Predicted 3D model of a 75-nucleotide RNA (transfer RNA) from an uncultured Eubacteriales bacterium. It matches the Rfam family "tRNA". Rfam classes the family as a transfer RNA. Gene Ontology term of the family: triplet codon-amino acid adaptor activity. Its mean pLDDT, the model's own confidence on a scale to 100, is 80.

RNA sequence: GCGCUUUUAACUCAGUUGGUCCAGAGUACUCGUCUGAUACGCGAGCGGUCCGUGGUUCGAAUCCACGAAGGCGCA
Repeated sequence: GCGCUUUUAACUCAGUUGGUCCAGAGUACUCGUCUGAUACGCGAGCGGUCCGUGGUUCGAAUCCACGAAGGCGCA
C1' cells in the first nucleotide's frame, strides 16, 4: 500500500427482506426477598441518541460514501 472483517449498556454479545409502540439478553451494579449471617436462588430497578460525519428513503442500528479505532491475510 491492497483485500477482508469487527465497532450496539460498565463488560460479553443478539438484533435481515429498512417499518410499526419503547433497541434486547446474560454478567456486573443497586434495592427487596430468603438466611442467625454471608453466598446461592427468586423478584424488581438502573444503564445505550447503536464509532463519527454526510447521503438515499415517507422511514436507517440495518443500505451507500468518506473518515476513526481494533483484528486477519497478501505484498